Background
Predicted 3D model of a 509-nucleotide part of an RNA (small-subunit ribosomal RNA, 5' domain) from an uncultured bacterium. RNAcentral holds the full RNA, with entries from ENA.
[in-house]
Context: one part of a larger RNA
Formats: sequence, C1' cells, structure tokens
RNA sequence: GGACGAACGCUGGCGGCGUGCCUAACACAUGCAAGUCGAGCGGAGGUAGACAAGGAGUAAUCUGAGUUUACCUUAGCGGCGGACGGGUGAGUAACGCGUGAGCAACCUGCCUUUCACAGGGGGAUAAGGCGGCGAAAGCCGCUCUAAUACCGCAUGAGACCACGGUGAUGAUAUUACAGGGGUCAAAGGAGCAAUCCGGUGAAAGAUGGGCUCGCGUCCGAUUAGGUAGUUGGUGGGGUAGAGGCUCACCAAGCCAAUGAUCGGUAGCCGGCCUGAGAGGGUGAACGGCCACAUUGGAACUGAGACACGGCCCAGACUCCUACGGGAGGCAGCAGUGGGGAAUAUUGCACAAUGGAGGAAACUCUGAUGCAGCGACGCCGCGUGAAGGAUGAAGUAUUUCGGUAUGUAAACUUCUAUCAGCAGGGAAGAAAAUGACGGUACCUGACUAAGAAGCCCCGGCUAACUACGUGCCAGCAGCCGCGGUAAUACGUAGGGGGCAAGCGUUAUCC
Repeated sequence: GGACGAACGCUGGCGGCGUGCCUAACACAUGCAAGUCGAGCGGAGGUAGACAAGGAGUAAUCUGAGUUUACCUUAGCGGCGGACGGGUGAGUAACGCGUGAGCAACCUGCCUUUCACAGGGGGAUAAGGCGGCGAAAGCCGCUCUAAUACCGCAUGAGACCACGGUGAUGAUAUUACAGGGGUCAAAGGAGCAAUCCGGUGAAAGAUGGGCUCGCGUCCGAUUAGGUAGUUGGUGGGGUAGAGGCUCACCAAGCCAAUGAUCGGUAGCCGGCCUGAGAGGGUGAACGGCCACAUUGGAACUGAGACACGGCCCAGACUCCUACGGGAGGCAGCAGUGGGGAAUAUUGCACAAUGGAGGAAACUCUGAUGCAGCGACGCCGCGUGAAGGAUGAAGUAUUUCGGUAUGUAAACUUCUAUCAGCAGGGAAGAAAAUGACGGUACCUGACUAAGAAGCCCCGGCUAACUACGUGCCAGCAGCCGCGGUAAUACGUAGGGGGCAAGCGUUAUCC
C1' cells in the first nucleotide's frame, strides 16, 4: 500500500447492487417449510332434481320411508412424489477431492425412438358396521366390500438360464450362428363416439449413478517399525457388479527413511486476496463434489436411501400422564434462550423462474421472487453556484503598528440534483393473471432551505503558534517526548489529510 462475512470509538443526508452467527454440530416455545391425483377404488357426508309405497284431506293439495340422477367434499385402500429442492462442516489426510484414463465387472423410475402384446379366472383386505379395552397415544375381536391393490392359469415377438452342435482365433477362455428344452408379462380409466390418458415385455438412446486405476493433495521422527482377513491362491456364499466384500482350506506374505504406523490439524475444488511474476495466504457469499441430520447401531420400502421434517433398538435430554404408559428432535424459514467483540423480520407473494402431483382446471412449494433491519462492503449523488473589501464584527495572536481566520460571512443575483409536496405512471406477462407497488420513471409548483464529520500537525509524514502543566498529568507504530518559555502532554486559534465517513484493533499478502 492492498484486502476483510469484521469488531470498537466518534460522526451520519439519499440511492443502486451486494452482503450479514466466523463463537455453542449448544438447547429450543410457537407458526410455517411435501404434497398431490375423485379421469385407479369402494364407501361416508352434503346440496339440488326426478320417481314414489304409505299417511293427512271431500278435493285441490300437503307430507313422505325408499329408489335414482347430477354436482360438491374427502377419512381410507391404491398410484406417483417424500432419495429433489433447502441447511450445516461435526467427522474425514481418504480414491474424500482435483485431474486424466478405464469397467469384456455394472444399475438407471420418469423422458425419447422402435418392435411385440394386453386372453381368461381367483381369494382377500382397509375404510364401513357391531362390540370391547385404555386417561391418552392407541389397540383388539367379529363381520361386509372394491380396485390400475394382491395371486394362479394361458400366450411368448423378445429377454434370461443351462445343454449339446457348427464356425472364427494358437487358446480350456471369448465370440457368431442355427436348434430343441426350461423360466418370465399385463390394467384399466375418461368420452355418446372419434379419440385421449395409461398398462406389459424387449431393444436402443438420453439422463443420473456405482466401481477400478495413474498422478497430485497440511504439520510432527522428541512417532520407526506396522499388519492375522493381514498379503496372495483355490473353492463356496453375497452383490446391480469386479474384489478378503464374507467364509472354509492352502501358502507366508504385504507396507515402510521415496517416511509406513502413530499423533496433531483440516471438508476438497472452481475460485478469492496479495504479488511484476514466481510464490504466499485463504476456501464467507456464487458454482461442482463429499460428509452429516440429538448420540450410537440396524435394516425395511423403493429405479434410487441405509433415508434432515420415514421405521426399529439402545443412550442422554425435554415434555404429557389417571403412574399402567406415551410424545419429541430447527446443521429448513422466521423466532427464543445461551455463548460471544459480533451478525437481521416470528414480513409479503406464488405475479415471474424452477420443482412435485394431476388429462386438465388447479393444488402445494420459508426453493424462489420481493419487501424489512444494519454505512457491513463497493459504486454513484448531494449538503449549493456566481458576484461580493469597509478586508465588518467576533476570535486567536501581537514587536500594539499590525497579522491571521478571509471572499469566508453579511449582502446581491441565480439554480433545484437529493430529500419533502402535488399530478401522471410502467416494463417485468405470449389471451387472462403483478407479491414487488402507486415502486421505478416522467411532469409541475416550492424553499438555500432539511443534510459534515473524523483523524492528524517532532522526524519517518502533508501540516505551527499561544496558554496550561512541570519526569507530574500524560503521549507513543519506531526513534523517543515531559524535571518552568514543550511545534511531541492538555486546551484554543490556525493549518494538513480524507470525507458520509474517519480513525483504532485483529488477521492475510
């Protein structure tokens, strides 16, 4: 000098764009953050209409169990989504990350393209009904019923499995071809219809993932030896899949001063800061990857998880209880306590972009878009402009003549950026739909009015005098100032620097 997620002191007018718990991965009141589909299904409730046994009435008519149609709502079964999006950085020195290869060792819902198909049956169960237990959370028994829920059968273009055959290559391995054998499918819905939306199997693609390898990736030797599933082989098991991944047996290997092991520290990168560069520092915000979700463990479902707002077990903690037993997990968005030098609103909207579901209308979305708070940062603008000497007054100083403040003020003329007032008023939205927002912006009238501070002045280092103090009080980044004329302390006048900031402190180059 530059930088900063900064803090502290004094001060503080406006706007734009960013940014804001670095500490306790401490504990959390309350609300919201993941639903959706009635065009998969049977019910239940409601509204409207039609028909109507029967009843009342002399009749007109009124009432009406029940049946049925349409529409609305949706607890349950079922489907898809809750593996995305959002948070955090605890752990991890590792194929975790970065980079470059590879998988003849793999998976991939939804999506795209293509081929083939959807025949015919069955048994349940939730909801509902009846009953019981419990304070509650909830649980149990009997019974009824549906499906794009579940299970057989049929068919098999195709896929898979083992078998033998033929061909290719040096090859037991691999691969191509044809063959017979075995295994594997399906679901319907909307519409008057046309048709549309789905379903099953297979191939290819796309996307997303899994795994392997080369190289790179902090400090300590006052850590020198480490390792028994350890290193390799054969075989069995397991997986989507290679593999000590796991197990049985066999061999005795494997790693290490080119630093193994152990200990400490740490998420990694694109980047960011600095620097002429080389390098050094760093990993907030934004983007990619990883890991975690109160602590530890385990699996289930699923195309995908060993699953933040799913399940089970154990631990700690909190809450409810009728003491028998239950409920919970903000490192989602706000917000609270606590810790701390220190970090915001329990805001608005789904209008846009994107996501989930749905045929759609639409619903949901603290993702996101916006608004609020903070000079926390960067950038822009303003606090007026021109004239104005009697060099006014005041103040400071003085050699008492003056000098400085100083064109500064007053005064005259002018202007209106910003703020304030009034009127108009968007784009962002393809027909409709705008949270932001009567916002941005435009126009008009109006008044110099509402808007300047902070640090420094011995040298480094731009800027000097007076008084007070008297090695005191104090200053200080270094050198050093202060013991009676201190340009170094304190105050004043003056001056210098920067400016809505200015200084100080911490940290990095």